Small-subunit ribosomal RNA from a soil metagenome, 1546 nucleotides, folded computationally. The prediction has a mean pLDDT of 82. Rfam family: Bacterial small subunit ribosomal RNA.
């Protein structure tokens, strides 16, 4: 040193692992909506595809000749301008693109002793002297055009010769420096080569008719030196992905020569040699122009290379050279090609990846603008010319920045708007509406500045013998502006705001619409009637001339971890060794200085970032100084480490000797048991096998059993928790060959080591391949079972295989799911294998020490689980491997194999999630306690008959509705003929309405009441009649009741129990259910509530990191069993009267029963045993009761979106001349059938007559009804009495006695049926009770299978009563009479507690796998077809350098000339672009049909996995079968459970 933030999302809930998203910043951007000014930047990212028009390179008359114009001038001529052309600089710069290029290129830092350089500086030197052409131009010819040509005849700074020549160049000699070297550098001598051009401008003197010559000045020109910039070349380091590109390479790699270049070089060539790169990635594919730098980040990184700057490439594609100082040359020419324009068809022309601008492309990127004023390039003496570089403007919110769109005041707060709990509340000081201000936009006006320049003239310096001209400074008349901008005044709030969003992350909520629909969505996720999440609205939030979206880049992600990760179980250690390369590497000394540090030299272009300053009114922007630019590099130190060398040591490691234990290896031999097989003998129906059985063996003699003999494969006790080995893996006994470890000893070696990418080698089981062998097991495969099937588990056979030899293969849960090696860090016990030592030499034992195998368990790690000197601890070295699931360990490609297949290994596409320990519950065809009419022992029933009553079906006009395993089904309904009852149907009616409350209006009448007509009623039409309330001054007024009529509303048993309260079922009266505090855990959560006893019971006690507590249990409450007291009608009557035929009937009485109100009483209190001195439990003993005495009321924290909108309340949501309201009828009672619940039997323990006993608890005034007449009876009539301990219902019935019946469908049973009747109602036809009388059905005890019940219960048996006009086999209650049977927990079934296990939490009615069969998706195989790409090789060959020829042509030089020299046209050769042709190779497209994979709504088949998942899973192999899977053979636990053994703490 100013720098580092997280969040949502896997779960019921937790921690962690790991992936997806957000939240920040950028952009050359694009869409969408909206847009007021300015300034400064930016703008074809796509088709380096294709272009129409213009312009983007000229200039110089101070080099040269001409031609045209103009002026003057009789001409000559003179000036001025224009044209071309010859001459000369420039035309390689500026300016444009990124296609090419992974290196011929780019940054850094060297080098060039191997080089070039026009223009510019600077030093030297020179500029003689002569010649030929040639465009222009005339003159002619061909051609549409471009253009060509043929003659003549012209200048030149045009070419050409000579002379001159060094300090240039070469060649030989010589001497001295440099340098590793090739070489280089200086001095010197000698020889050889080459050079040149004028033009202006002035002029004393001197020639000369002129022109000029000559001077002299400047501007050229020639050699030449040095510099400067600025080019060529080389080197070294850096510079993307891919090994599913591992071998490349004939100019290849060196050398010798040439040749060739400025110049080094295989650059070319020819000739020799065989090298040269390559896992530090060569050769190949793909992709890209490299850099300063930009963006991002807290840095390190990362990820990009617009604009600006530097380098490079390219120029329509391809070749190629000319000229040149410099090109192989964007707007130069030649050839091939494609296109494209013109053409007279003969043949010509083009190249915007300059600036504009056109179409094409695309999501997308501007004007065919203005000047050369100014920077600056070229020319030119210079004026000046040119200049689409450049300066400027347009156009586009594309991006940064500034500014505005007013300000102030203004109400307890307008209007609308939105919401409301209806009271209001918010929008909101916001408007209005009052006071001001004047930015920019607009309109006027005044000025200044980008200007420096250029420059007649003056004037100063230097130069010159002087002048003069021109240089150098100053001064300054005059002239140069495309463009852009300032002040200042008018006028007037006037002309200026919008996107987004508002479930959480993420600021910021309301109300309506919609209703898994329209839709949103960055990820989770919104929506199925009460959506803060969709649409719309009102408010709110953030930004703001913008906002959003969308694309892509960094961060956030420590999610590739260098900073800064990790591999026992989450994704991950190689199956195992030995070993190359390479990494790394004990102790000391010396000595180097490669790394390292530390000063230094150059460099690290500018521009950018940073700082400090300074110009634009600020700011973006723009100057100018610094600074940094973490980086190469030069010189010079330093020497701990590290590394080179050198030299020693021993502790690492390795050697020698002595022993020692072991299922280490490999090879022969070779034993016994068992088994199976044949032979013989005994035996004589059966074996065998399984849940059960049944294939199959057996009278042809099995199984049994004995005896002989064969034959395979395995090796019992020993044996373990031991052993050996590197892993795989090894067991019977002897031999014989070998490997390794462990101990002791040492005087040897001296780092010789670890670890290991390739590579080599071994590697269960299964499997091949060849020959053997074959008992027993035993895939396949046959046969029995089992099952809905059963390609299976069981069973009975049974063939590969299992063995042996060799030879493959090379994989496994090949596991400690833990690479190898060293080094350190409490311990406790222990077992194998040594050695030492003590202890009386005696055999136990003890103590020590080395090495291997355990179990415990400390810090420490760990997500926990666990692990802990055998490490997952703390460090080191070195390998391997891992980066969300899926697709997939597949595909293709490569490689290995005989096969089967391994080994390396992807992507489309899909999902948010998929995981690992743990926790909490549920669950288990998991354990272990314990419970309960759970089951057993019992006693009764149902289910079988008829009926009664419900539900379902079904039928109907309608058969209202809910209720649905237990927990719907004689429920709701405590009582449907009509009411009831209903949106049950039919049919006729009524609309402020059958009931509520208001508001206007009419109003004493039209209400009630009397009545008519009409209907089935309701209704509906109309006549009569004419009152009521309140106030009154009694005139009346009012307008309250009612009524009519209009509006709010009413009304609804409609819809939603899945929006609700409320009440109820249920688990279950089951013992649970929680909370404070404290404690342990990262947490969830645990503890306590767990253990041990004991209880009906989380009762209660012990123990105990738990201590308390609450809701529950249990008490307390009602009732009922004893006893007291206390009170005595209507109840009671023992004693004392009275009175009846009798009766508490009467007087009295309270004794007793009663009745109803206080109390007692029961507490394991007491003894005795057991128990842990407890809790408690068994037994007693008193008591009326005895261990909660019986019964009831009471139902925890919660489950079942249980059920109930049809009790009743209610949120919303429909209805409104109807889904409301009223009537009649009909229906809920309907019958081929099914189930639930009941009544009544089937009979003698009975039925039926007769007699005759003995209860509770109720009810009663629209009632209950005696007595009594009458009926056979139901019942009628009359008619006391009683609001009831008084009267009445009411007789209780089983019971008992006594007769009858005699096992029969009966004297059982009563159903159905017909007949007369009775009662209740308006009415008993559909559809009601009940009586008598006739009739007399099924039924003889009921399949599987299921119900209730443990004591006054069950079983009977009759009474009351609620509903109710009337109707009870329900239902609620009451007594009566009363048993049997268990004292157990093996099972069923439910329920609590521990524990396990789990892939289940909607919670096993869970959860899931796999074929099929449907649609969509995207990949891969395919016969093949289409296309691209670089190479290969033949061929053909354009332009072209070169080389060879050159007989054909030719002006300079030589020669009198003939000729030559020397240049040329053409010809030929090598090469050589496009071209074509062949075989390969590689990338993509398409492909008929395939084939697997992903998703996808509720299909199909089964049920493979999660609990022991009902055959325990799963690896690897092999065969087999719709499918999941089965089966075999080996491995493993990441198996449940019991049981034994061991071992471990205490």
């Nucleotide at each position: 040193u100013u720098g580092a933030a997280g969040a949502g999302u896997u779960u019921g809930a937790u921690c962690c692992u790991g992936g997806c998203u957000c939240a920040c910043a950028g952009u050359g951007a694009a869409c969408g909506c909206u847009g007021g000014c300015g300034g400064c930047g930016u703008g074809g990212c796509u088709a380096a595809g294709g272009c129409a028009u213009g312009c983007a390179a000229g200039u110089c008359g101070c080099a040269c000749g001409g031609g045209g114009u103009g002026u003057a001038g009789c001409a000559a001529u003179a000036c001025a301008u224009c044209c071309a052309g010859u001459g000369g600089c420039g035309c390689a710069a500026g300016g444009g693109u990124g296609a090419g290029u992974a290196a011929u290129g780019g940054a850094u830092a060297g080098c060039u002793a191997a080089c070039g350089u026009a223009c510019c500086u600077u030093g030297a030197a020179c500029u003689g002297g002569g010649g030929c052409a040639u465009a222009g131009c005339c003159g002619g010819u061909c051609g549409a055009a471009a253009g060509a040509u043929c003659g003549g005849g012209u200048a030149a700074u045009u070419c050409c010769c000579c002379a001159u020549a060094a300090a240039a160049u070469c060649g030989c000699g010589g001497g001295g420096g440099a340098g590793c070297a090739u070489u280089u550098u200086u001095c010197u001598g000698c020889g050889a080569u080459c050079a040149a051009a004028g033009g202006u401008g002035a002029g004393g003197a001197c020639c000369g008719c002129a022109a000029g010559g000559c001077u002299u000045a400047u501007c050229g020109g020639u050699u030449u030196u040095a510099g400067a910039g600025c080019g060529g070349g080389c080197u070294a380091u850096c510079u993307c992905c891919u090994a599913u590109c591992a071998g490349c390479u004939a100019g290849u790699u060196g050398g010798u020569g040439u040749g060739g270049u400025a110049a080094c070089g295989g650059c070319g060539c020819a000739c020799c040699a065989a090298g040269g790169c390559g896992a530090u990635g060569a050769c190949g594919g793909g992709u890209a122009g490299c850099u300063g730098g930009u963006c991002u980040g807290a840095g390190a990184g990362g990820a990009c290379g617009a604009c600006c700057a530097g380098c490079c490439a390219c120029a329509u594609u391809g070749g190629c050279a000319c000229u040149g100082a410099g090109a192989c040359a964007c707007u130069g020419g030649c050839c091939a090609g494609a296109c494209u324009c013109c053409u007279a068809c003969g043949g010509g022309g083009g190249g915007c990846u300059g600036c504009a601008g056109c179409a094409a492309c695309g999501a997308a990127u501007c004007u065919u603008c203005c000047c050369c004023a100014a920077u600056g390039c070229c020319g030119g003496a210079a004026a000046c010319g040119g200049u689409g570089a450049g300066g400027g403007a347009g156009c586009g919110a594309c991006g940064c920045c500034g500014c505005g769109u007013g300000u102030g005041g203004g109400a307890c707060g307008a209007a609308g708007u939105c919401c409301u709990u209806c009271g209001g509340g918010a929008u909101g000081u916001a408007a209005a509406c009052c006071a001001c201000u004047g930015u920019u936009a607009g309109g006027g006006u005044u000025a200044a500045g980008a200007a420096a320049g250029c420059g007649a003239u003056g004037c100063g310096c230097a130069c010159u013998a002087a002048c003069a001209a021109g240089g150098c400074g100053u001064a300054a008349a005059g002239u140069u502006g495309a463009u852009c901008u300032a002040g200042c005044c008018c006028a007037g709030a006037g002309a200026a705001a919008g996107g987004g969003a508002c479930g959480g992350c993420u600021a910021a909520c309301u109300c309506u619409g919609u209703g898994c629909c329209a839709g949103c969505a960055g990820c989770c996720g919104c929506g199925g009637u009460a959506a803060u999440a969709c649409a719309g609205a009102g408010g709110u939030c953030c930004c703001a001339a913008g906002c959003g979206u969308u694309a892509c880049u960094g961060a956030g992600a420590a999610u590739c971890a260098c900073u800064g990760g990790g591999u026992u179980u989450a994704a991950a250690g190689g199956g195992u060794g030995c070993g190359u390369a390479g990494g790394u590497g004990g102790c000391g000394c010396g000595u180097u200085a490669a790394g390292u540090c530390c000063a230094u030299u150059g460099u690290g272009a500018a521009a950018u970032c940073c700082c400090c300053g300074g110009g634009c009114u600020c700011a973006a922007c723009c100057c100018g100084g610094g600074a940094a630019c973490u980086g190469c590099u030069u010189u010079g130190g330093a020497u701990a480490c590290u590394g080179g060398c050198g030299u020693g040591c021993u502790u690492g490691a390795g050697g020698c000797c002595g022993g020692u234990a072991g299922g280490g290896g490999u090879c022969a031999c070779u034993g016994g048991a068992a088994c199976u097989g044949a032979c013989g003998g005994u035996g004589g129906a059966g074996c065998g096998g399984u849940g059960a059985a049944a294939u199959g063996c057996g009278u042809a003699g099995a199984u049994a059993u004995c005896g002989u003999c064969a034959g395979g494969a395995a090796c019992g006790c020993c044996g373990a928790u031991g052993g050996u080995g590197a892993a795989g893996a090894c067991a019977g006994g002897u031999g014989a060959c070998u490997g390794g470890g462990c101990c002791g000893g040492u005087a040897c070696u001296g780092a010789c080591a670890c670890u290991g990418a390739g590579g080599c080698a071994c590697g269960a089981a299964a499997g091949c391949g060849u020959g053997g062998g074959g008992a027993g097991c035993g895939a396949a495969c046959g046969g029995g079972a089992u099952u809905a099937g059963a390609u299976a588990c069981c069973c009975c056979g049974g063939u590969a295989g299992u063995c042996c030899a060799c030879g493959c293969c090379c994989u496994a849960a090949a596991c400690g799911a833990u690479g190898c090696a060293g080094a350190c860090u409490a311990g406790a016990c222990u077992g194998c294998a040594g050695c030492g030592g003590g202890u009386c030499u005696u055999a136990c034992c003890c103590c020590g020490u080395u090495g291997c195998g355990g179990u415990c368990g400390g810090a420490g790690c760990g997500a926990a689980a666990u692990u802990g000197u055998u490490a997952a601890g703390u460090c080191u070295g070195c390998c391997a491997c891992c980066u969300g699931g899926g697709a997939a360990g597949u595909a293709c490609g490569g490689u290995c194999g005989c096969a089967a297949g391994g080994c390396u290994a992807a992507a489309a596409c899909u999902c948010a999630a998929a995981g690992g320990a743990a926790u909490u519950g549920a669950c288990g065809g998991g354990g272990g306690c314990u419970c309960a009419c759970a089951c057993a022992a019992g006693c009764g029933g149902u289910g079988g008959a008829g009926g009664a009553u419900g539900u379902g079906g079904c039928u109907u006009a309608a058969u209202u509705c809910g209720a649905g395993g237990c927990u719907a089904c004689g429920c709701g309904a405590a009582g449907a003929a009509c009411c009831u009852u209903a949106u049950c149907c039919u049919a006729g009616u009524c609309u402020u309405g059958a009931c509520a409350u208001g508001c206007a209006c009419g109003g004493a009448u039209u209400a009630a009441c009397u009545c008519c007509c009409u209907g089935a009623a309701a209704g509906g039409g109309g006549a009569g009649c004419c009152a009521g309330g309140c106030c009154u001054u009694c005139g009346g007024g009012u307008a309250c009741a009612a009524c009519g009529u209009g509006c709010a509303c009413a009304g609804g048993u409609g819809c939603u129990g899945c929006a609700u309260g409320g009440c109820u079922g249920u688990c279950g009266u089951c013992a649970g259910c929680u909370c404070g505090u404290g404690u342990c855990g990262u947490g969830a959560g645990a503890u306590g509530u767990c253990g041990g006893g004991u209880u009906a019971a989380g009762u209660c006690c012990c123990u105990u990191a738990a201590c308390g507590a609450g809701c529950g249990a249990a008490a307390c409450c009602c009732u009922u069993g004893u006893c007291a007291c206390u009170a005595g009608u209507u109840g009671c009557c023992a004693g004392c009267g009275c009175g009846u035929c009798a009766u508490g009937g009467c007087g009295g009485g309270g004794a007793c029963u009663c009745u109803a109100g206080u109390g007692a009483g029961a507490c394991u209190g007491c003894c005795g045993g057991u128990g842990u001195u407890a809790a408690a439990c068994c037994g007693g003993a008193g008591g009326a009761a005895g261990g909660u005495g019986g019964g009831g009321a009471u139902g925890a924290c919660g489950u079942c979106a249980a059920g109930u909108c049809c009790u009743c309340a209610u949120g919303g949501c429909c209805u409104u001349u109807a889904u409301g309201a009223c009537u009649a009828g009909g229906g809920c009672u309907g019958c081929a059938c099914a189930c639930g619940u009941c009544c009544u039997a089937c009979a003698a323990u009975g039925g039926c007559a007769u007699g005759u006993a003995c209860a509770a608890a109720g009810g009663g005034a629209u009632g209950c009804c005696a007595a009594c007449u009458c009926g056979c009876g139901a019942g009628a009539g009359c008619a006391a009495g009683c609001a009831a301990a008084u009267c009445c219902c009411a007789a209780a019935a089983a019971a008992c006695a006594u007769g009858c019946c005699c096992c029969a469908g009966u004297u059982c049973g009563g159903a159905u049926u017909g007949c007369a009747g009775g009662c209740u109602g308006c009415a008993a036809c559909u559809c009601g009770c009940c009586u008598g009388c006739a009739u007399g059905a099924a039924g003889c005890c009921g399949g599987a299978a299921u119900c209730g019940c443990u004591a006054g219960u069950a079983a009977u048996c009759g009474c009351g009563g609620g509903u109710c006009a009337g109707c009870a086999u329900a239902c609620c209650g009451c007594g009566g009479u009363g048993a049997a049977u268990g004292u157990g927990u093996u099972c069923c079934u439910g329920a609590g507690c521990c524990u396990u296990g789990u892939a289940c939490a909607c919670a096993c009615c869970g959860c899931c796998c796999g074929u099929c069969a449907a649609g969509c998706c995207a990949c891969g195989a395919a016969a093949g077809u289409g296309g691209g790409g670089g190479g290969c090789a033949u061929c053909c060959g354009a332009a072209g350098u070169c080389g060879c020829u050159g007989c054909g042509g030719c002006a300079a030089c030589c020669g009198c000339a003939a000729g030559g020299a020397g240049c040329u046209a053409a010809g030929c050769g090598c090469c050589g672009a496009a071209g074509a042709u062949g075989a390969a190779c590689u990338c993509c497209g398409c492909g008929a049909u395939u084939g697997g994979g992903a998703c996808u709504a509720a299909g199909u088949c089964g049920u493979a996995a999660c609990a022991a998942g009902g055959u325990a899973g799963c690896c690897g192999u092999a065969g087999g079968g719709g499918a999941a899977c089965c089966u075999g053979c080996g491995g493993c636990u990441g198996g449940a459970u019991c049981a034994c053994c061991u071992c471990c703490u205490u």